Predicted 3D model of a 1514-nucleotide RNA (small-subunit ribosomal RNA) from a Chloroflexota bacterium.
RNA sequence: GUAGAGUUUGAUCCUGGCUCAGGACUAACGCUAGCGGUGCGUCUAAUGCAUGCAAGUCGUACGGUCCGCUGGACUUCGGUCCAAACGGAUAGUGGCAAACGGCUGAGUAACACGUAAGUAACCAACCUCGUAGUGGGGAAUAACUCCGAGAAAUCGGGACUAAUUCCGCAUGUGUAUAUUAGUUUAAUGAUUAAUAUGGAAAGGCUUCAUUUCGGUGAAGUCGCUAUGAGACGGGCUUGCGUCCUAUCAGGUAGUUGGUGAGGUAAUGGCUCACCAAGCCUAAGACGGGUAACCGGUGUGAGAGCAUGAACGGUCAGAGGGGGACUGAGACACGGCCCCCACUCCUACGGGAGGCAGCAGCAGGGAAUCUUGCGCAAUGGGCUGAAUAAGCCUGACGCAGCGACACCGCGUGGAGGAAGACAGCUUUCGAGUUGUAAACUCCUUUUCUCAAGGAAGAGAGAGGACGGUACUUGAGGAAUAAGCUUCGGCUAACUACGUGCCAGCAGCCGCGGUAAUACGUAGGAAGCGAGCGUUGUCCGGAUUUACUGGGCGUAAAGGGCAAGCAGGUGGUCGAUUAUGUCCUAUGUGAAAUCUCCGUGCUCAACGCGGAGCGGUCAUAGGAAACUGGUCGACUAGAGGCCAGCAGAGGGAAGCAGAAUUUCCGGUGUAGCGGUGAAAUGCGUAGAUACCGGGAGGAAUACCAGAGGCGAAGGCGGCUUCCUAGGCUGGAUCUGACACUGAUAUGCGAAAGCAUGGGUAGCGAACCGGAUUAGAUACCCGGGUAGUCCAUGCCGUAAACGAUGAAUACUAGACGUAGGGGGUAUCGACCCCCUCUGUGUCGUAGCUAACGCGUUAAGUAUUCCGCCUGGGGAGUACGGCCGCAAGGCUAAAACUCAAAGGAAUUGACGGGGGCCCGCACAAGCAGCGGAGCGUGUUGUUUAAUUCGAUGAUAAGCGAAGAACCUUACCAGGACUUGACAUGUUUUUGACCGCCUGUGAAAGCAGGUUUUCUCUUCGGAGACAAUUACACAGAUAUUGCAUGGCUGUCGUCAGCUCGUGCCGUGAGGUGUUGGGUUAAGUCCCGCAACGAGCGCAACCCCUGUCGUUAGUUAUAAUUCUCUAGCGAGACAGCCCCCCAACGGGGGAGGAAGGUGGGGAUGAAGUCAAGUCUUCAUGAUUCUUACGUCCUGGGCUACAAACACGCUACAAUGGUUAGUACAAAGGGUUGCUAUUACGCGAGUAUGCGCUAAUCCCAUCAAAGCUAACCUCAGUUGGAAUUGCAGGCUGCAACUCGCCUGCAUGAACGUGGAGUUGCUAGUAACCGUAGGUCAGCACACUACGGUGAAUACGUUCCCGGGCCUUGUACACACCGCCCGUCAAGUCAUGGAAGUUGGCAACACUUGAAGUCGCCGAGCGAACCCGUAUGGGACGCAAGCGCCGAGGGUGGGGCUGAUGACUGGGACUAAGUCGUAACAAGGUAGCUGUACCGGAAGGUGCGGCUGGAUCACCUCCUUU
Repeated sequence: GUAGAGUUUGAUCCUGGCUCAGGACUAACGCUAGCGGUGCGUCUAAUGCAUGCAAGUCGUACGGUCCGCUGGACUUCGGUCCAAACGGAUAGUGGCAAACGGCUGAGUAACACGUAAGUAACCAACCUCGUAGUGGGGAAUAACUCCGAGAAAUCGGGACUAAUUCCGCAUGUGUAUAUUAGUUUAAUGAUUAAUAUGGAAAGGCUUCAUUUCGGUGAAGUCGCUAUGAGACGGGCUUGCGUCCUAUCAGGUAGUUGGUGAGGUAAUGGCUCACCAAGCCUAAGACGGGUAACCGGUGUGAGAGCAUGAACGGUCAGAGGGGGACUGAGACACGGCCCCCACUCCUACGGGAGGCAGCAGCAGGGAAUCUUGCGCAAUGGGCUGAAUAAGCCUGACGCAGCGACACCGCGUGGAGGAAGACAGCUUUCGAGUUGUAAACUCCUUUUCUCAAGGAAGAGAGAGGACGGUACUUGAGGAAUAAGCUUCGGCUAACUACGUGCCAGCAGCCGCGGUAAUACGUAGGAAGCGAGCGUUGUCCGGAUUUACUGGGCGUAAAGGGCAAGCAGGUGGUCGAUUAUGUCCUAUGUGAAAUCUCCGUGCUCAACGCGGAGCGGUCAUAGGAAACUGGUCGACUAGAGGCCAGCAGAGGGAAGCAGAAUUUCCGGUGUAGCGGUGAAAUGCGUAGAUACCGGGAGGAAUACCAGAGGCGAAGGCGGCUUCCUAGGCUGGAUCUGACACUGAUAUGCGAAAGCAUGGGUAGCGAACCGGAUUAGAUACCCGGGUAGUCCAUGCCGUAAACGAUGAAUACUAGACGUAGGGGGUAUCGACCCCCUCUGUGUCGUAGCUAACGCGUUAAGUAUUCCGCCUGGGGAGUACGGCCGCAAGGCUAAAACUCAAAGGAAUUGACGGGGGCCCGCACAAGCAGCGGAGCGUGUUGUUUAAUUCGAUGAUAAGCGAAGAACCUUACCAGGACUUGACAUGUUUUUGACCGCCUGUGAAAGCAGGUUUUCUCUUCGGAGACAAUUACACAGAUAUUGCAUGGCUGUCGUCAGCUCGUGCCGUGAGGUGUUGGGUUAAGUCCCGCAACGAGCGCAACCCCUGUCGUUAGUUAUAAUUCUCUAGCGAGACAGCCCCCCAACGGGGGAGGAAGGUGGGGAUGAAGUCAAGUCUUCAUGAUUCUUACGUCCUGGGCUACAAACACGCUACAAUGGUUAGUACAAAGGGUUGCUAUUACGCGAGUAUGCGCUAAUCCCAUCAAAGCUAACCUCAGUUGGAAUUGCAGGCUGCAACUCGCCUGCAUGAACGUGGAGUUGCUAGUAACCGUAGGUCAGCACACUACGGUGAAUACGUUCCCGGGCCUUGUACACACCGCCCGUCAAGUCAUGGAAGUUGGCAACACUUGAAGUCGCCGAGCGAACCCGUAUGGGACGCAAGCGCCGAGGGUGGGGCUGAUGACUGGGACUAAGUCGUAACAAGGUAGCUGUACCGGAAGGUGCGGCUGGAUCACCUCCUUU
């Protein structure tokens, strides 16, 4: 001393990005706010500044002036004048300071900074310690005064004066320079001695002595001069370190060096003259961008990364730019000169200014304080004999403001359950806020008041802070809590409101009527005088990987080679000491940090001690490894000799087959082409066949995953030239090696240029088809091109998607080329070995797939490359190219993914196997007609509602005239038509009557209880009043239960344990057989089990037996109702491993005998809130209830299911035969009579094996007629007359009779059912029901045809394969166009900025020249004057800035224009994912609305089938 989580998927593993949790801020914003301590406080405009202050001091350097005091004189009593001593003040001269302190970070990528050195190339005021001096002269000038100019600032002139001001002379310890001689150093140096030469100074004060009273001398002290040394501080030089950019690759003329000179404190191109042509650069020069650097600070486990507030060190700057002066020190923040910009004053002539000092103002900005107090402390300047004192100090010490940060304290403590009120929730019971409050007792930090009151001050005095800290007392729970969050990450949940709205959101994501995600409330969680948000940095992020990553498929190996620089390098010995290691010394300032101790009550904060910290310097040492040097070796590498194989490369020549074409011949109507066709060719003779000629391109078989080459690539034969490889060898050299940035060469196809060539093929193009279209796929033509020569291009899925080299690490089996052994007639087998090329596979690796001595294993060396997806391999720039284009290569913006491998499904116009009336083979239909019923649509006041592919549509509805009824119109009722409870009144209730009305209803009348009793009353029941509530076929089947449909009576769906896999998952359940079946058997890392299948249940077929109402003349049989038997692949044959299968016998029945009931896990948000139940919502004099009438029955049209038919296998008439199963008392109804009939009247019998429906069931059979026609087929429609049911048949029932007599002559595309007692045909019954059946459900009668078979259609099951699908193909998804928004490229231009260049102009100023003007000191001269020296002016070089000009770089903007990104439901198509319906992708070229198509070459990252070869196993 190292923590992870969310998010790609249906799920998984991996890759990979995005996001979060932590810490830190010179912070800001929102809400909130009691106190104290310590810190911090313009990050933006180095923008502009009003006002005040921030640097002065010295009278013991100097001359004046003024004042005080003293004395004198005068006086108008105000005062004035004079004198000297003392004291004080100070404008000026002079000295020192002002170069420090304070502020800021613009510039600067540099010796600026850091670190370590050097200075033998230097300076140094004040300070310290030495040595030697301080003698004697001269001169000027401010102040003051006079005159003058000016508005002012200020200036000019005359005259006077002092000094520690200035100038000569003397002296010269020492010092400087020159020369000579010695010593010494790595060294231009240094040093010693001698000689020569040069140059110094200032006085003040105190005390004493003396005096001619002017002075002089001595001592002390502060100064001054020369010089030596020290200390402090600086200058210069050097090694190393110090950001991004190569889309900045070449830069440089004082540039690099030399000689000489100048200049400086000092080295130096620092400057100049001359000479030479150098110097820097891929280890990044030059250019561009950004930036003050460091100690440190933040974070981090560390390595690092980021940063440079405060404090400390350095640098730089002072409005922008330039310059010098003074000085020890400056090129000077509060100094000077000049230019520019700006501001102010002005009398317009001219002047003044510089807060990036402290306060403060304006402005900018999200944002940053008082025009405070004090020199008491610390530090500094001046002064001073000394200690002091003094003056100055916006440095500093303090106070004020600001929750800006860190630290500390408080807002009370204990008890207190009727778990109060109230709030919220509720399953209505309660729960929760909650001991929380109230209430009782206690305390006083804080607060208020009062009293006292410091330290900070090293002898005395002196305290801004400050009446502060602190102490004491009194009062009183009193003065003091908020903020954020509560879907997951992430601690914390409910209610209401809202209803993809409003809104939230860090990521994933919430919100479309039950939101723990929005808003509010209650509650909860977290932190707390703060809390949250935003921004920035580090962390997490091993997500730039030194520590510590990768590149077959996820992003990533350069297309390939040889090779310069660079990096790395075999064995042995010696030596050295570059790296390396050890020790010591120096340094790495202080602060910070860590540890220990200690002071403020604690802490923050402070103090003391120790430690830590460098790729540093120097010295000494070690020598294994690395490097250097020397010597040796042969295992790496290369040479030589002898062999070998080969589509290796280049050039020339030759050959045969085929296509096409031309000529000739034979020959006649077609050929060709396709899924089918057409265009095309052909009677002017094609195609076909034969012969001959021409020309171009490519080389069948051999041929192989075989060979060769670095890769691209290379294929007939022969010759020539030429490169590489392999094998064997005892031979030679002796590390000569490996890799390889930049540069260089090679480099498929397409393409380009020039010139040839052109048979076939064939982009573009033209036709023909296909199609909705078809700029395609298919067909007929066809130009570039394909070929050759020469030159470009330089790219590909240039792939093993795998860089090169070396070493090591099991094997097995092939194959190609060599060598050897053995053996032999013979290398025919067999064995060993080297090199290449393959398959399988161990260990190991890998996310998995897979790789596996040809590594993707284990290691080393070097190179290349990657860092989320898109934008984009694009734009701009540069280089290359004739062009096409190539190489290099971003950003804005946008998304939360994009991706790899594998898994389970689903899907495929993928494959295999299998099943099903699925097809086929058949039979009968439907689709056409009329009618019935249902649905859509339309209509309507209403035509109630639901069901809508299969899986709605003769369905809910097993039966709408009223009712039903839910709909419409109108009329009514309101505790209600119905339930329970409470309450008022009454006593029965029921019933009866009247009026009105369509009825309901309304209005009114009449009538009247029971039980118990303590006689008060109570109870029951009913009516009535009021209230709780009832009620709803109102909504939501996408809130639900239940029930149901469908896949499907399909054979499947799962679990436990074990095993395999990182995991999702797999195995079992797959495989070989078999079955109707996951049925059974065998095998097997599985062994078992569950739900399904089957069986058990019911009906039926045969027999036996028991019983028998009924039936019958009778009852054995039959029948009815029970109980049993029987069938099990049991027996035989064949096949089979077994299961089982095929055949046969027997049997009523034979391989689940036939039928039924029975419906796995699940799918379709399937259907149903209108059966019922039910959450939520809604209505409540109505969406409830009652009534009358209407509607659900409408009718242009369409669909679905049926009935009847179209006729002779028929129709009609007459006669005649045979069922089963049901129903019946509000019922079935016999019989008899009447009626043509429906039916009516009558009412026997029957609560049913007895009676009835019910005759005669119909088809059938027999006989007759009809004779192929819209008919004696067919019955619709309509009229008239009737019957039945029912309050009631108008809307709107059924039936009967008579009359009427429509369509329809077997039905297009298409489509349905059925495999045997089935289809088809025929009738019977039942339920519903007053009545109404062509429907439904049952029942029996007659009773077929066909199945070769599984290619195809549909559905399903299993296995397998591909997938970009997972809402699962009704999937996904591409591009143009249209609309909106955003960022960006180009663009005629327009307009800024930056740094240079050329020419020109040129301030201040230094330097130089000149200097007729001016000037005190020195020299000469008696003097006027002259000399020397200096100054002004002038000239010259340089020079800030300005002007002109053409370029460079970089912004902004720009009509128009290019593509890009994003946006629930726009347009056109369908390119891709399955064989995606033409396999896809790819480089290139052409073409097209668009995806795209086609040509040429390449790839597999292509499915499927077949074949060949090889491997593994047996």
Its mean pLDDT, the model's own confidence on a scale to 100, is 84.